[in-house]
Molecule: transfer RNA
Organism: Candidatus Uhrbacteria bacterium RIFCSPHIGHO2_12_FULL_54_23
RNA sequence: GGGCGCAUAGCUCAACUGGUUAGAGCAGGCGUCUUAUAAGCGCCAGGUUCAUGGUUCGAGUCCAUGUGCGCCCA
Numbered sequence: 001g002g003g004c005g006c007a008u009a010g011c012u013c014a015a016c017u018g019g020u021u022a023g024a025g026c027a028g029g030c031g032u033c034u035u036a037u038a039a040g041c042g043c044c045a046g047g048u049u050c051a052u053g054g055u056u057c058g059a060g061u062c063c064a065u066g067u068g069c070g071c072c073c074a
Base pairs, nucleotide, nucleotide: 001073002072003071004070005069006068007067010026011025012024013023019057028044029043030042031041032040050066051065052064053063054062
């Protein structure tokens, strides 16, 4: 320099062919249980879906550019 893939909660990941409220587990907080802790159980909170722009009635999802990371080629 060229090609491909990925980017969603603190972490690991879902979200189907674009459709109504973006969810799960772990971690965190509160409660319950226990002599106490852990485990278990219940509840709660946590998101500018990498950035900007575009298409569309409607974008996490499609398109363009940029950024970061990974892989391959030179």